The prediction has a mean pLDDT of 83.
The part of an RNA shown here (large-subunit ribosomal RNA, domain II) has 689 nucleotides and comes from Salinivirga cyanobacteriivorans.
NCBI's taxonomy places the organism under Bacteria, Pseudomonadati, Bacteroidia, Bacteroidales, Salinivirga.

[in-house]
Context: one part of a larger RNA
RNA sequence: GCCUACGAGUUGUCGAUAUUAGCAAGGUUAAGGAAUUAAGUUCUGCAACCGAAGCGAAAGCGAGUCUGAAUAGGGCGCUAUAGUUGAUGUCGGCAGACGCGAAACCAGCGUGAUCUAUCCUUGAUCAGGUUGAAGUGACGGUAAUACGUCAUGGAGGACCGCACCAGGAAGCGUUGAAAAGCUUUUGGAUGAAUUGAGGAUAGGGGUGAAAGGCCAAUCAAACCUGGAAAUAUCUCGUACUCCCCGAAAUGCAUUUAGGUGCAGCCAUAUUCGAGUGUAAUUGAGGUAGAGCUACUGAUAAGGCUAGGGGGCUUCACCGCCUACCAACCCUUGACAAACUCCGAAUGCUAUUACAUGUUGAAUAUGAGUGAGGCUAUGGGUGCUAAGGUCCAUAGCCUAAAGGGCAACAACCCGGACCAUCAGCUAAGGUCCCCAAGUAUAGUCUAAGUUGAACAAACGCGGUCUGAUAGCUAAGACAGCUAGGAUGUUGGCUUGGAAGCAGCCAUUCAUUUAACGAGUGCGUAACAGCUCACUAGUCGAGCCGUCGGGCAUGGAUGAUAAUCGGGCAUAAGACUAUCACCGAAGCUAUGGGAUUUACAAUUAAUUGUAGAUCGGUAGGGGAGCAUUCCAAACGUCGCAGAAGCUAAGCUGUAAGGCUUAGUGGAGAUUUUGGAAAAGCAAAUGUAGGC
Numbered sequence: 001g002c003c004u005a006c007g008a009g010u011u012g013u014c015g016a017u018a019u020u021a022g023c024a025a026g027g028u029u030a031a032g033g034a035a036u037u038a039a040g041u042u043c044u045g046c047a048a049c050c051g052a053a054g055c056g057a058a059a060g061c062g063a064g065u066c067u068g069a070a071u072a073g074g075g076c077g078c079u080a081u082a083g084u085u086g087a088u089g090u091c092g093g094c095a096g097a098c099g100c101g102a103a104a105c106c107a108g109c110g111u112g113a114u115c116u117a118u119c120c121u122u123g124a125u126c127a128g129g130u131u132g133a134a135g136u137g138a139c140g141g142u143a144a145u146a147c148g149u150c151a152u153g154g155a156g157g158a159c160c161g162c163a164c165c166a167g168g169a170a171g172c173g174u175u176g177a178a179a180a181g182c183u184u185u186u187g188g189a190u191g192a193a194u195u196g197a198g199g200a201u202a203g204g205g206g207u208g209a210a211a212g213g214c215c216a217a218u219c220a221a222a223c224c225u226g227g228a229a230a231u232a233u234c235u236c237g238u239a240c241u242c243c244c245c246g247a248a249a250u251g252c253a254u255u256u257a258g259g260u261g262c263a264g265c266c267a268u269a270u271u272c273g274a275g276u277g278u279a280a281u282u283g284a285g286g287u288a289g290a291g292c293u294a295c296u297g298a299u300a301a302g303g304c305u306a307g308g309g310g311g312c313u314u315c316a317c318c319g320c321c322u323a324c325c326a327a328c329c330c331u332u333g334a335c336a337a338a339c340u341c342c343g344a345a346u347g348c349u350a351u352u353a354c355a356u357g358u359u360g361a362a363u364a365u366g367a368g369u370g371a372g373g374c375u376a377u378g379g380g381u382g383c384u385a386a387g388g389u390c391c392a393u394a395g396c397c398u399a400a401a402g403g404g405c406a407a408c409a410a411c412c413c414g415g416a417c418c419a420u421c422a423g424c425u426a427a428g429g430u431c432c433c434c435a436a437g438u439a440u441a442g443u444c445u446a447a448g449u450u451g452a453a454c455a456a457a458c459g460c461g462g463u464c465u466g467a468u469a470g471c472u473a474a475g476a477c478a479g480c481u482a483g484g485a486u487g488u489u490g491g492c493u494u495g496g497a498a499g500c501a502g503c504c505a506u507u508c509a510u511u512u513a514a515c516g517a518g519u520g521c522g523u524a525a526c527a528g529c530u531c532a533c534u535a536g537u538c539g540a541g542c543c544g545u546c547g548g549g550c551a552u553g554g555a556u557g558a559u560a561a562u563c564g565g566g567c568a569u570a571a572g573a574c575u576a577u578c579a580c581c582g583a584a585g586c587u588a589u590g591g592g593a594u595u596u597a598c599a600a601u602u603a604a605u606u607g608u609a610g611a612u613c614g615g616u617a618g619g620g621g622a623g624c625a626u627u628c629c630a631a632a633c634g635u636c637g638c639a640g641a642a643g644c645u646a647a648g649c650u651g652u653a654a655g656g657c658u659u660a661g662u663g664g665a666g667a668u669u670u671u672g673g674a675a676a677a678g679c680a681a682a683u684g685u686a687g688g689c
Stems, first nucleotide, its partner, number of pairs: 001689006011095013026050003032044005054061002064076004098237002101234001105227004110223002117201009126191001128160003131156001135152006164188003168185005203219001205215003240623006250263005264369002266366007274359001275356007283348001289342001290340002296336002300332004305326001307325002309322004372397010402413003417591004422587003428581003431566003437578001439577006450568002458553002462550007470542002479537005485510003490504003516531001520529002592613010624678001626675007634668003643662008
């Protein structure tokens, strides 16, 4: 992992409610007793309970009563009579209460010191080698001691190192050879040493050279048994089928936040008779916008000019000036969620008309939900960041399959009862992958831009196009040829300044077709080159400005790239048109189910017409199968029961039936009843492979 068997809403009791049965202003017996019996049933038992009357704290009174002085007022009642006892379903309370699951807590004169900790008694063990303390002796030495030297001696939690004990380091081992080891290396090795045997200390207790260590592979409180099915707002699991409806992830509260209560939203039943949309009208309102010389506040520039600052003046007061600050006022400009002289659209309220056709409300019962998410829009917060966070409105996902977007819960189209080798469309597509146009007409793009979805400010003599000012056959624009002069080297400045370092200028005048007191290079200064300007040549358009389209630079990311790919100069972009493809949409044909209305039969069906049939949590309805029991004077069976294997038939499904083989003795239809009543999951239990 698979297979087989087992494996989870039960039972008792007390209530609530629905259905159903009996009796009914009444209903019913409990314990006990009697009779009888296979189980049990029948009779009795009127104690008690519920209901038929309430009010009051009560005495009590009573269709009334209490309060009260009250005949007032007010409160609760009456004036609309249905209950009660069983059965069954569902739900709730109490019980283990759907099943499995803690860590823990408590109890017991419960069991443990054969492991290990410490202690007691009595024993045992420590190869070999080294060092050489005290003391003592001899000699030297001293006044005598002291002291020195040489011997002797054999001390030590002394040294090296086996056994023994330990376990510092590394490697291996890690489903091991081993639930702590192996190898190499290392520490102690006469001591606070090691060790045998026997004994002592026991669980909130022991023991501990102290690590919360150890107390039998278990220790921040051992093990065993019991309380005990502890408790678990937690996790997991919870078993056959079909049909109808179908949520929530919100508000308030909570020692509450992953729980719960009430409300909201769902279902079923009953009773009422609403509900929704559109149009017109009705009314309330202060949002978007706008505005502010209409307030509150904020605010740019200028003007006018109080006040202040600064300067001048003066003994002082006055006074004067101001490129400073600045109120009010004026002109222009402009801001606000907590500003408003104004002010929509929507939405809301109400009335009427039309449409729709049960979509609405109440009551009773049963729930689930109370982690939501994304997109669009209006906002708060944040960085006008987030697949962020918090509200509001709508849609979708959740609980929705199908087609499109390459793939892709939420985007676009569209809501799947079943069948069909029929048709039409939506979004989106029509060169191939891939169904359908290599469609038509016309432009643009040259960047593979682009070909689904992201690029900006800024730049650009890319190209197409619109508008517009000007020049042009009296010859434009570009090119080429020629000229581009004189007063004069203008004046000043300067070492120099001659068109061209700089300053000044009424930068003027002359000759001209034209020619600046000079556009740019250049020289130390000149020179030189060039431009403006002019003529000739040439022969037809040229030069600007403002828009628009498509391109272009800007352009940098982490696995190797790519429009989904191939690839495409259209099969790209834009405009227009026709055709086609394309879904579980719509239609067609056949069939099924639910439900409403009507009708008919009749006692649960049929017909016609209409509507409906996606679905998680969840509610409701109808069935299938398993085991056992009762009844039918039941049925089948050795001429072959159950079980098993295979095939066929059949029902919307759970399932059912038949045949053949195997098997070898029981099985079971119908109508009811009762449950140890259905397995894929629980790191489920046991067994097998």